Molecule: Fluoride riboswitch aptamer (crcB RNA motif)
Organism: Pseudomonadota bacterium
RNA sequence: AAGCCUAUCGGGGAUGGAGUCCCCCGCGAACGGUCUGCAUACCUGAUGACUCCUGCCACGUC
Numbered sequence: 001a002a003g004c005c006u007a008u009c010g011g012g013g014a015u016g017g018a019g020u021c022c023c024c025c026g027c028g029a030a031c032g033g034u035c036u037g038c039a040u041a042c043c044u045g046a047u048g049a050c051u052c053c054u055g056c057c058a059c060g061u062c
Base pairs, nucleotide, nucleotide: 009026010025011024012023013022016053017052018051019050020049021048
């Protein structure tokens, strides 16, 4: 230096924070609504899922 192994560990799951669970990855990665090309055709959402908080949108009441 390269390769291999281990996982006390770290990172990721389209926009913020926390907890729990699940899945993925080990920096040459997972991931990225970032870019290019093609195809398709509808837009949504602060979650991968659940709960809470914050923000945003719509409606209603005082």